[in-house]
Context: one part of a larger RNA
Molecule: small-subunit ribosomal RNA, 3' minor domain
Organism: Fimbriimonadaceae bacterium
RNA sequence: CACCGCCCGUCAAGUGAUCCGAAUUGUCUUCACCCGAAGUCCGUGGCCUAACCGUAAGGAGGGAGCGGCCGAAGGUGAGGGGGGUAAGGAGCACUAAGUCGUAACAAGGUACCCGUACCGGAAGGUGUGGGUGGAUCACCUCCUU
Numbered sequence: 001c002a003c004c005g006c007c008c009g010u011c012a013a014g015u016g017a018u019c020c021g022a023a024u025u026g027u028c029u030u031c032a033c034c035c036g037a038a039g040u041c042c043g044u045g046g047c048c049u050a051a052c053c054g055u056a057a058g059g060a061g062g063g064a065g066c067g068g069c070c071g072a073a074g075g076u077g078a079g080g081g082g083g084g085u086a087a088g089g090a091g092c093a094c095u096a097a098g099u100c101g102u103a104a105c106a107a108g109g110u111a112c113c114c115g116u117a118c119c120g121g122a123a124g125g126u127g128u129g130g131g132u133g134g135a136u137c138a139c140c141u142c143c144u145u
C1' cells in the first nucleotide's frame, strides 16, 4: 500500500497452558470398638527349688505355671489432610490465505458509549436511566485577532 480501507463476534481446524471434575489408586492422620506379642508391675502359686536357717524333717526366700492392668503390630467402622491417574466439561491465548454475517471507526448509513433488564446463530437488538469522549443547524456567554 490511505474506504477496493479498517474492523467485531459465532462456527470449523491446529497448538499450548489453565480451571472445574464423576470415578479410580497409593500415602499420612483422627476417633470409637475388637483382638492382643514381648515385657515390667500386681495377685496367685496344690508343682519345682544349689547358696540362708535347721543334725534332720522342714522352714525362709526364689521360680515354672496361671490370672489381671498397661501394652506394639493387626482387624472393623466412621471421618480429616495432601498426592497420582482421569471420562467429561468450561473458558483463555496464539496460528499468511476456512464459514456466516457487518456490530464499531465518516452523521459508519438506527450517533456512540456506560449501568441495568429481557431477547437473539453471532457480532448484537430492544426497553429504561445516565454521559458527550457526537456530526449538522440556530442561539447565548467568554477569549484572541
Stems, first nucleotide, its partner, number of pairs: 003108001005105001008101002011098001013095004018090003023085003027081008039070001041068004047063003052059002111132009